[in-house]
Predicted 3D model of a 343-nucleotide RNA (Bacterial RNase P class A) from an Actinomycetes bacterium. It matches the Rfam family "Bacterial RNase P class A". Rfam describes the family as follows. Ribonuclease P (RNase P) is a ubiquitous endoribonuclease, found in archaea, bacteria and eukarya as well as chloroplasts and mitochondria.
């Protein structure tokens, strides 16, 4: 000097005019205080909080490395392992395939305790070559192999030497991996190290299943309390005083009966009001507009104090709260990693 990685941090200050909600003073005019966010956003995940529900299981669901934090979360921190990148860093729906079942498309002889197309070998039979055998080749046949070729995302360890008709962990050495045990480290996941074993054991659970752990359902239009009006049950009906056949109509065995008006009272709760509801706290939802100054950055101009011009987003509370997600102008700032050049 370049490329990069990564974590934040502001989300503008003052004042004047006009206008809104809510509070609180005034008899009133009108005075005071106060009045969005980092996401108030999407409503996606956890609680409080209200109502439904006897209890108990099955089913369905969720959530899955390890330790802290946390009220919980599918949340956060910090680690571990994978994977990616020289690195700084990133990035993981990261449990169990040795409980069971499934499934592995195409190509391929064969896809899970597999398999033989070319291919390689002995040996039978026949033919060439040769005088004959021996040997070499070719042809068919019983049969051995899995090296070497082919296919495939994946072929049942690699690599070497033995060995063998020809080959095979068939023996050996290293080496990879899988189990099992022991030493050391770290709360842990998990890392290092070192023995033994059999020599080898595919992938896949965002495939059924297994494990462990959590989850009743519905949402503030939850829900609460009051409650017109009609309705639905009971009562009473001249009255201010007096007198009286005791509201009007029908029926009548004259003691009641039915409808029907007017009040009262209860039921039950519609309209509606209040509550829930909050240090904004509304309830058709109030937080805005205009102006002046200062800051902040850029661009111009000036040696220079300075001047002149311009820029600022995303979005907007509706019971309360902890998380996630996503959008963000102007700008600001710290650590850290590679190259590469000076000292």
């Nucleotide at each position: 000097u370049g490329a990069g990685g990564u974590g934040g941090c502001c989300g503008g200050g003052c004042g004047g005019c006009c206008g809104c909600g809510c509070c609180g003073g005034g008899a009133g005019a009108c005075c005071g205080g106060u009045g969005a966010g980092g996401a108030a956003a999407g409503u996606c995940g956890g609680g409080g909080c209200u109502c439904c529900u006897c209890g108990g299981g099955c089913a369905g669901g969720g959530u899955g490395c390890u330790c802290g934090c946390g009220a919980a979360a599918g949340g956060c921190g910090a680690g571990u392992c994978g994977c990616g990148g020289u690195g700084a860093c990133g990035u993981g729906c990261a449990g169990g395939a040795g409980a069971g079942u499934g499934c592995c498309a195409c190509a391929g002889a064969g896809a899970a305790c597999a398999g033989a197309c070319c291919g390689c070998c002995u040996c039978c039979g026949g033919g060439g070559c040769c005088a004959a055998g021996a040997g070499c080749u070719c042809c068919g046949g019983c049969g051995g192999c899995a090296a070497g070729g082919g296919u495939g995302a994946a072929a049942c360890g690699g690599u070497g030497c033995g060995g063998u008709a020809a080959g095979a962990g068939c023996g050996c050495a290293c080496c990879a991996g899988c189990g099992c045990c022991c030493c050391g480290g770290g709360u842990g996941a998990c890392c290092g190290g070192g023995g033994c074993g059999g020599c080898u054991c595919g992938g896949u659970a965002a495939a059924c299943c297994c494990c462990a752990c959590c989850c009743g359902g519905a949402g503030c239009a939850a829900g609460a309390u009051c409650g017109a009006a009609g309705u639905c049950g009971g009562g009473a009906g001249a009255c201010g005083c007096c007198c009286g056949u005791u509201g009007g109509u029908c029926c009548c065995u004259c003691g009641g009966g039915a409808c029907c008006c007017u009040c009262c009272c209860g039921a039950g709760g519609u309209a509606g009001a209040u509550c829930g509801c909050u240090g904004a706290g509304a309830u058709g939802g109030a937080u805005g507009g205009c102006c002046g100054c200062c800051a902040c950055c850029c661009c111009u101009c000036g040696c220079g104090a300075g001047a002149g011009g311009g820029g600022g987003a995303c979005a907007g509370a509706a019971c309360c709260c902890c998380g996630c997600u996503u959008a963000c102008a102007c700008g600001c700032c710290g650590c850290c990693u590679c190259a590469c050049c000076a000292u």